[in-house]
The prediction has a mean pLDDT of 86.
The part of an RNA shown here (small-subunit ribosomal RNA, central domain) has 350 nucleotides and comes from an uncultured bacterium.
It matches the Rfam family "Bacterial small subunit ribosomal RNA".
RNAcentral holds the full RNA, with entries from ENA and SILVA.
Context: one part of a larger RNA
RNA sequence: CUGGGUGUAAAGGGCGUGUAGGCGGGCUGAUAAGUCAGAUGUGAAAUACCGGGGCUUAACCCCGGGGCUGCAUUUGAAACUGUCAGUCUUGAGUGUCGGAGAGGUAAGCGGAAUUCCUAGUGUAGCGGUGAAAUGCGUAGAUAUUAGGAGGAACACCAGUGGCGAAGGCGGCUUACUGGACGAUAACUGACGCUGAGGCGCGAAAGCGUGGGUAGCAAACAGGAUUAGAUACCCUGGUAGUCCACGCCGUAAACGAUGAGUACUAGGUGUAGGAGGUAUCGACCCCUUCUGUGCCGGAGUUAACACAAUAAGUACUCCACCUGGGAAGUACGAUCGCAAGAUUGAAACUC
Numbered sequence: 001c002u003g004g005g006u007g008u009a010a011a012g013g014g015c016g017u018g019u020a021g022g023c024g025g026g027c028u029g030a031u032a033a034g035u036c037a038g039a040u041g042u043g044a045a046a047u048a049c050c051g052g053g054g055c056u057u058a059a060c061c062c063c064g065g066g067g068c069u070g071c072a073u074u075u076g077a078a079a080c081u082g083u084c085a086g087u088c089u090u091g092a093g094u095g096u097c098g099g100a101g102a103g104g105u106a107a108g109c110g111g112a113a114u115u116c117c118u119a120g121u122g123u124a125g126c127g128g129u130g131a132a133a134u135g136c137g138u139a140g141a142u143a144u145u146a147g148g149a150g151g152a153a154c155a156c157c158a159g160u161g162g163c164g165a166a167g168g169c170g171g172c173u174u175a176c177u178g179g180a181c182g183a184u185a186a187c188u189g190a191c192g193c194u195g196a197g198g199c200g201c202g203a204a205a206g207c208g209u210g211g212g213u214a215g216c217a218a219a220c221a222g223g224a225u226u227a228g229a230u231a232c233c234c235u236g237g238u239a240g241u242c243c244a245c246g247c248c249g250u251a252a253a254c255g256a257u258g259a260g261u262a263c264u265a266g267g268u269g270u271a272g273g274a275g276g277u278a279u280c281g282a283c284c285c286c287u288u289c290u291g292u293g294c295c296g297g298a299g300u301u302a303a304c305a306c307a308a309u310a311a312g313u314a315c316u317c318c319a320c321c322u323g324g325g326a327a328g329u330a331c332g333a334u335c336g337c338a339a340g341a342u343u344g345a346a347a348c349u350c
Stems, first nucleotide, its partner, number of pairs: 003322004007304002012318001014201004021194003025088007033081002035077008049065006091191001092188003095184004103177007110154001115149007125136002162169002206247006215241002220236004258317006266295011299306002323350003332343004
């Protein structure tokens, strides 16, 4: 390389959108590029293969045969692929009706709690721990009552509940806005799937500029613990956490499971719809579509387990793996303000 693989052994890109490319539904006709068949020409000789012969044999040499899987021209075939033309509705999309949702962005509002400030009551402690101490307090703390300020987060509802491509999203209201689902079958008529590059989004931490700062809290300081304690515990506390704009582009970005389509026993929850049965009505019950869980058969698997939300059976496209270490390092390149990110070896060694 071929091949075999990618939940946990090495291996699914963090996620989307989409370019090139690859692949692609039913019917009819045409064409003949691919495909198949025939013919002609060519495919030199030597070599190689098969049969035979000559040197004592072999190597070597000679003769004959087939073949040279290819290319070109030409004549046909028309199932499949391609191309062209027409057509269809099941794939896909649009329309109409309907309900669900922490989907997104912006603005406004609310209550509980912590902290601080002011005032009242009140007096010697409070706080903290395994025990203490640092710390706070007679300049009146802690506790309690009233008023005020400010920032951040939204108890209960809350649910293997919902929404989103992923990251993620949770007080209430309003405005703008994306998507999915169900019913219908009016419209378009294959318009589809995947997707190297590209482009966009992307937790936390971190960075830049300007604000903000209640609580928490890297760093730091002090008190303890200890043989030591640059920790765990305690008292403080700055970046940061919050907002706006701009970077960064990484995570156990996980379901450690790429996307799409089709098929393949069941049972039982739950969320959103639709239809039916029943009823005065609401439930209940049955059917069905979409999502989300559990159990389980065949099958798969090294086992664990997966099992219609597949890790089963198939097809299409992309990404990735190929012994451990050296190493996600060095070098180069690209990106970044930096931190660093992406790409990514080898010597050597086992």